[in-house]
RNA sequence: AUGGCGAGUUUGAUCCUGGCUCAGGACGAACGCUAGCGGUGUGCCUAAUACAUGCAAGUCGAACGGUUCUUUUUAUGAUGAAACUUCGGUAGAUUCAAAAAAAGAAUAGUGGCGAACGGGUGAGUAACGCGUGGAUAAUCUACCCUAAAGACAGGGAUAAGCUUCCGAAAGGGGGUUUAAUACCUGAUAAAAAAAUCAAAUUGCAUAAUUUGAUUUUCAAAGGUAGCUUUUUAAGCUUCUGUUUUAGGAUGAGUCCGCGUCCUAUCAGCUAGUUGGUGAGGUAAAUGCUCACCAAGGCGACGACGGGUAGCCGGUCUGAGAGGAUGUUCGGCCACACUGGGACUGAGAACGGCCCAGACUCCUACGGGAGGCAGCAGUAGGGAAUAUUGCGCAAUGGGCGAAAGCCUGACGCAGUGACACCGUGUGAAGGAUGAAGAUCUUCGGAUUGUAAACUUCUGUCAAUUGAGGACGAAGGUGGUAGAGUUAAUAGCUCAAACACUGACGGUACUUAAUAAGGAAGUCUCGGCUAACUCCGUGCCAGCAGCCGCGGUAAGACGGAGGAGGCAAGCGUUGUCCGGAAUCAUUGGGCGUAAAGAGCGCGUAGGCGGUUUUUCAAGUCAUGUGUGAAAACUUCAGGCUUAACCUGAAGAUUGCAUAUGAAACUGGAAAGCUAGAGUACGGCAGAGGAAAGUGGAAUUCCUGGUGUAGCGGUGAAAUGCGCAGAUAUCAGGAAGAACACCAGUGGCGAAGGCGGCUCACUGGCUCGAUACUGACGCUGAGGUGCGAAAGUGUGGGGAGCAAACAGGAUUAGAUACCCUGGUAGUCCACACCGUAAACGAUGAAUGCCAGUCGUCGGCAAGCAUGCUUGUCGGUGACACACCUAACGGAUUAAGCAUUCCGCCUGGGGAGUACGGCCGCAAGGUUAAAACUCAAAGGAAUUGACGGGGGCCCGCACAAGCGGUGGAGCAUGUGGUUUAAUUCGAAGCAACGCGCAGAACCUUACCAACCCUUGACAUGGAUAUCGCGGGACCAGAGAUGGUUCUUUCAGUUCGGCUGGAUAUCACACAGGUGCUGCAUGGCUGUCGUCAGCUCGUGUCGUGAGAUGUUCGGUUAAGUCCGGCAACGAGCGCAACCCACAUCCCUAGUUGCCAGCAGGUCAAGCUGGGCACUCUAUGGAAACUGCCCGUGAUAAGCGGGAGGAAGGUGUGGAUGACGUCAAGUCCUCAUGGCCCUUACGGGUUGGGCUACACACGUGCUACAAUGGUGGUGACAAUGGGUUAAUCCCAAAAAGCCAUCUCAGUUCGGAUUGGGGUCUGCAACUCGACCCCAUGAAGUCGGAAUCGCUAGUAAUCGCGUAACAGCAUGACGCGGUGAAUACGUUCCCGGGCCUUGUACACACCGCCCGUCACACCAUGGGAGUUGGGUCUACCCGACGGCCGUGCGCUAACCUCGCAAGAGGAGGCAGCGGACCACGGUAGGCUCAGCGACUGGGGUGAAGUCGUAACAAGGUAGCCGUAGGGGAACCUGCGGCUGGAUCACCUCCUUU
Repeated sequence: AUGGCGAGUUUGAUCCUGGCUCAGGACGAACGCUAGCGGUGUGCCUAAUACAUGCAAGUCGAACGGUUCUUUUUAUGAUGAAACUUCGGUAGAUUCAAAAAAAGAAUAGUGGCGAACGGGUGAGUAACGCGUGGAUAAUCUACCCUAAAGACAGGGAUAAGCUUCCGAAAGGGGGUUUAAUACCUGAUAAAAAAAUCAAAUUGCAUAAUUUGAUUUUCAAAGGUAGCUUUUUAAGCUUCUGUUUUAGGAUGAGUCCGCGUCCUAUCAGCUAGUUGGUGAGGUAAAUGCUCACCAAGGCGACGACGGGUAGCCGGUCUGAGAGGAUGUUCGGCCACACUGGGACUGAGAACGGCCCAGACUCCUACGGGAGGCAGCAGUAGGGAAUAUUGCGCAAUGGGCGAAAGCCUGACGCAGUGACACCGUGUGAAGGAUGAAGAUCUUCGGAUUGUAAACUUCUGUCAAUUGAGGACGAAGGUGGUAGAGUUAAUAGCUCAAACACUGACGGUACUUAAUAAGGAAGUCUCGGCUAACUCCGUGCCAGCAGCCGCGGUAAGACGGAGGAGGCAAGCGUUGUCCGGAAUCAUUGGGCGUAAAGAGCGCGUAGGCGGUUUUUCAAGUCAUGUGUGAAAACUUCAGGCUUAACCUGAAGAUUGCAUAUGAAACUGGAAAGCUAGAGUACGGCAGAGGAAAGUGGAAUUCCUGGUGUAGCGGUGAAAUGCGCAGAUAUCAGGAAGAACACCAGUGGCGAAGGCGGCUCACUGGCUCGAUACUGACGCUGAGGUGCGAAAGUGUGGGGAGCAAACAGGAUUAGAUACCCUGGUAGUCCACACCGUAAACGAUGAAUGCCAGUCGUCGGCAAGCAUGCUUGUCGGUGACACACCUAACGGAUUAAGCAUUCCGCCUGGGGAGUACGGCCGCAAGGUUAAAACUCAAAGGAAUUGACGGGGGCCCGCACAAGCGGUGGAGCAUGUGGUUUAAUUCGAAGCAACGCGCAGAACCUUACCAACCCUUGACAUGGAUAUCGCGGGACCAGAGAUGGUUCUUUCAGUUCGGCUGGAUAUCACACAGGUGCUGCAUGGCUGUCGUCAGCUCGUGUCGUGAGAUGUUCGGUUAAGUCCGGCAACGAGCGCAACCCACAUCCCUAGUUGCCAGCAGGUCAAGCUGGGCACUCUAUGGAAACUGCCCGUGAUAAGCGGGAGGAAGGUGUGGAUGACGUCAAGUCCUCAUGGCCCUUACGGGUUGGGCUACACACGUGCUACAAUGGUGGUGACAAUGGGUUAAUCCCAAAAAGCCAUCUCAGUUCGGAUUGGGGUCUGCAACUCGACCCCAUGAAGUCGGAAUCGCUAGUAAUCGCGUAACAGCAUGACGCGGUGAAUACGUUCCCGGGCCUUGUACACACCGCCCGUCACACCAUGGGAGUUGGGUCUACCCGACGGCCGUGCGCUAACCUCGCAAGAGGAGGCAGCGGACCACGGUAGGCUCAGCGACUGGGGUGAAGUCGUAACAAGGUAGCCGUAGGGGAACCUGCGGCUGGAUCACCUCCUUU
C1' cells in the first nucleotide's frame, strides 16, 4: 500500500473483427400488486403560469408636541342615602360634572434606527459570472472596539391639532397654531482635507511613507436617573446619545493570471471600435462619458456568429484515470408581473417610489387599486411532489436603557414505504410421516415438523390502569452581600427564593390481558438460482438479447412444487460501469472500417556531436492558502443502526521563498558521422521541340482476270457482270511503331518504346577537397495528375459509344455479323476523377541467409571467369510478426519523429448549406428512420454449362422390343349412394392383392344388437355343449317343438368346466397422426467406401493416417511417406452347378450271368455304370517365359473337368431420402362408446367421352393348317426315385403361295360343360356361327455381353372356381464390343464459390399495393436578430428662469425694500415602449413532387455468386421497361489450357 471477474448473439463448425443485449451500483422519481411498528432524513424536476383568504418588518414615550384612559391628592359645583329631627331642616354617604398636579398605561403624527439582513427562485447569463491564486501604491464601510479632542452663541419653520373646501373612493387643497436628538446661521479646532515648496527613507514603474514651512476650508443635541441650590430656573455626578479625527474589526467595490459545454455546414469581426491628449464623472483605476488627433484592435492556440447552461464545495459511478451530475445542506451570482429610471441611505430595492406595457379588481364612469420565484393554500399544467396547523419554550435576527414587542427565520407537530436504518409477524417439542392438494412407472412420491396437538415467552401493535421526562441556562423577577462612585442613585458581580415548555401527559418506565392483531411480491428455456401436470394449437399470448407458440410447449394461461428478495417486491425512465466500443493510463489502418492519386513547400511538431553558461520546463525543501459541511481513520452519544458530536488525515491544486543542474529548452563557442557543393566517369522508352523512315490498313488511277466475294456455330444483311474478291504497277492520306522485349530500364505519381539532331531534369559510381546541422515531416497553400468528357480551331486512314440493318431468342433495347457518327490524332484552354493498387504515407537506425538480374567501381589471374563493394530490381527462406492468408534487410520485424485516416450494417458518399466548374459534375458532408447483424481469413461438405484420372449394357457395336392395333391388367381423371384404403420421378402404376360372384370387405343403402362377435373379474341360476323339424321374415333374428342331460370327487350345491341372466369395471375401432414410434422394407449400391485409438501438425474448426508412384473387380496389394496400428465394409468362410474318389444300394440302375414276354429291369441276381445323398479331393498366379523397381501385379504358355474373384446365388458398411408402412403386427397420444363398436341382406371395389404404365396376341411363308414325332427338367400328389398329374414345345412330312389371305383373332349370336347356397350385375372352359383393328409402328424410349439375348413349352403356390400375372424348370440357341470424344450414374484427387434446407441453392432491379420517416416546393404563419428613419414617457444632467420665495447679508425705528441662494415653469441633448421600410436567420404548415426504408403473398425478367453460362469490378460517356448493355482506359479481388521467364530439388 487494500487494488481491476464476465456472459449471450453472425457460422454446418472455427478463429478474428465488430456492433447489439444482459448480470452491478445510484435516484428529489413515477406506475402495478401488497403493507405491522418506530427512528432519521426528504418531497412542483412540468407553467419564472395566474392567484381568493390569512399571516411573513417592525420598534423606540429614556428624542418631540399632543391625544385618550386609569389611579391618587386638592379645590369647586350639582345631587342629597342612612340616621336624627322642632318635619322647617340638620347631616352629608353615594353619584355626576369640571380644573390643576403627580404616577401609570396606551398611542396617530414629527423624529431616530431597522426595513439593503433573514426567506424564495434559477428566467437570464458562455461572462472576471463562477472556481483558484494574486493586486488595490486606484477604494468605501452605519451599528461595534481602541485612542484623542469637543459639544459655545443664536434663529426661523413644520406635521400633528383646530378650522374650511373638493372627491363615490383613494386621497387632496387653503387658513391658523405648536415641539424636538427635525432644520438653519455664526463661533471654536488641527493631528484632518486641498494646493505649493524643501529634505530624508523606501519601492517593480506610476510612486509611497515620514518631517518641516505657507495659504485656504469644514462640527455638534440632547435625554433618563440621582444629588444640591439662590427653585418660572440653574448647577453637579453617573450612564447613554451626539460632533470631529486617527486606528482596528467586519462587510463591500474594482482590476489581473490560470481554468470553465457543443458547433468551422459560423472565417473573418470591430467606429467608442484600438490608442493618445484634454475635460467631465465616480467612493475608486479605466472610452466609464465627451471633444480633438492617430488608424488601430481581435482571429485556425478558433475571433465573430449559432445552440445549450446559473457556477462551485460536493453527489453518483469507476481499480484508477475518467464519465455523468449540481435536489436537500453550505459559498458566490442573477432575478422579483415585463421593460426603463432615478430617489433616500453607510449600503438598494421581493412584501419602497416614478413612467411605459400586458393582465386582474373596485367605481357614483369623473377616476383609483394590485403584483405569493416569502409560509400555508387555490386553479391550471403534469406520470408526479405535503397542513389555509402549534409556538416564540429553545437557536438566531430587528428595535429598545430595560421590561418587552415583532419574527411562516426557526423550533415542533401533520401528510406520503419517497429514501436510509432498526424491529416484529413467535419459541421448544411433535410421525400415523393425518387429511386435502399435486404428480405417478399406481408401488408410491412431494407439500412436510409443515399443520393438528403439548409446553412456554410477551418484543411490537391494541385495550384498561399507574408514574412521567431531558431539552431551562450564563434567562427573567427578586434580594443578603461585594465592586465602582461624592453617592444609599445608576451600573457590574452574585447566595436564598419565585417564575418561564409549542412539542406533550409525548418519549420512557411499569401492571394486567392474549399466540391472540401483523406477508407479500417477482421469477423458474439459456444468459440466471429455481420443473412438472393440465389447457391452448403460429390462435390467444410472451419477449432484455437469442428467441418461444402450427396437438405431447420446463418459454403462452392455470395449478402443484421450487428459487430469490422481503414490508416490501417488480416494471418504466435516467446516469456511471461492464465498453480497451474515442484507447493519456489503454486501440487500430495489406485482405475486416481506415494511407490523402503524387510532389514541392508555409506555419507548427521533432531533431547529430563537444564544451561553457542561464534556470523556463524538471526535481528537492520550506511558507501561505486550499471556508464549514461532506469523505477516510480513531474515539464518543442516542438499547443497536441510520443519525449526531469530537480529534486527526486527506483536499492529488495555486501562489511564493530558497536550492540542484543530469535531461529537454534559451544563449555562446566548436566538431564532422546527417545534409549539401565542387571534380571525373557511367546507364537509361525521363521530359519537351523539330525533322525523318519503312511495313501494314484504307482510298484513288491504270493493267490482268471472271463470278462470286465476305461473314458465321449455321446464316443473312452487305459488296459484285455498271466487272467485285484475287493479282500487278503507280499515287494519296492519317494513325501506330512488328522483331529486339526481358517479374529489363527511367520517372514523385499519372506514365514513357521506330530513327536523327540540338535543348533539358534527375539517379548512380569513383577519388579527393570544401560548407558546418544548413536536417526530417508537413495542417492550410500550390503544382502535376490515365481514360472518358467540355470549349474553340484543325485533322480524320483504321477502330468505334450512339444509331441503322441482319441474325439468335419466348422476348433480345444484348452477346455474333454488316455498316456507321461523335470520339480516338494535333494546338490552346478546362475538368481533377479511377481497382489513381504493393488495396501497404514519408524519413532514420538496427535485426540470419541463399540464388538470379540491371548499372558502376576494385582486386585476382586461367583474358573470360571468380571474388569483393555501392546503388537498383526479383524469387525462396530463419528469427520475429500476423485472426489466418501471408510478410520477412524493398517488413506487415524491433524502435523513434511527423502527417493523413477509422469507430456496426443500411439510409449515403446521399440531402441541405458553402467552395470550385461552361456543363457533366467534383469537394466538404449530416439526420430522421431501420436491422441484429454486416464483415475478414481459414475448415468440412455440396455444387459448377471448372480441370485431371477411373468404372458401369453408360455410350458405342449388335440382337430383340415398347411407343401405332385389338385385348388383359394397374393407375390417373370423370362418374357414383358407394365406386374402401394405401403406394407418386428413378425407388407409385400385372404394386400391397400367392388370385373382390357371397365371404373376403375395410365402402354404400336398408334392417337389427348394446357388457356387446371376443378377454378377465363379481353375484345369482342352470347342468351340458349340441342336433333335428316347423312357422314369420330379405336375412340377422324371433317363436314353437322333438331329442340329448358334463367330468372329478374325500360324496360336502366340494372342485373344475360350460351356459344363461344382472350390475359395473371394461371390451371393441382397417378411426387420426409413418412428421410421436418399434419392427420390417425400398433406394443410392454389391458402389468401395465409412471410421477409431495413440502419436504428430494447427490458436481453432480440423488435418495427417485415407494423400503420392504403380496395381486391382475392390481403401486389392506393393513401394514411399509423421505416422503406427485397429474396426465396419471388399475378399474368403456358406449354398447350388461343373470333375474325380470313398461310403450306402431301394421304390433307382442293368455291364456281365440266368430266366422270360406281343412288349416291358418283368424276375433271379448284382451294385460295375447312370443316378440318388452323405463325406472328401481339386485351383493356389502353384509351374515356365516375358514385362515391371529385383515389388505388387500384368501378358503369354503348359498341365488340368475347371485358370486367374471358374459360373450363379445368399450376404447390403457409416449413412441419405422426416423415403414407405399406425390397413400385417406392436405401440405413445388424441378421438368414438345404443356407435367411428357388432350382426345381416342387397349393392359397390368389375362404372367409362378420355390419358398413361406394364403385358399378351398379331400383322405372317424363318409362317399358318393337318399329320407324324424322340429326348427333358423342376415341382406336386401325406411317402426316396414305383405309379399318377403328363400331351412337352421345337424337329420332320404334306398343303397353302403374298391376299386383309387357310394371316389375325377382337366383337357378337346360339348351344353346352364345370365349380359353387348362388355365375344377372360379375367366373372359367368347350362347340357352331360371326371374323373388327392390324400389312412392323412419329418424336421418343427399354432390355441384354454366353448356355446370355431371342425362341419353345412344362410345373408350382394361393384357390370351390378363375392368369396373358408372379415364382420356378428345362429344350433349341445367336450377334457384337474399334473404343471412352459424347449422354446418364458413380468413385478418387484438385480448383472456384456470396451455396450449408447445400444449384430444385443463393440473389438483383423496375413495376403494383400498404405503412413510416425524410428532401424539394408557389406560398403562408410565428420567433430571434441587424440596419436606416420617425415618435420621445419618467428621470437625472445642461441652459434659462419675466413668476414664487422663512432662516443669511445690507438699508431702515418699524413697516418694508434690495441682494445672495432656492423653487415652479420653459428650452435642449440622452433614452424605455411604440411605429415605418428593408435584410439575415430559425421553426411550423403546405397542393404537388423526388428518392429512401419496411412489409406474409404479387408482376416482369435473370444482372451477380461456378469460366454464373458474354470473367467480374473501378472511373467516365452514351443508350435502354428493369436488372443492365456498349465504347475508352485501368485492376485481379478471374477459372481453364498453352507458351515464356524466374525459383526450388536432383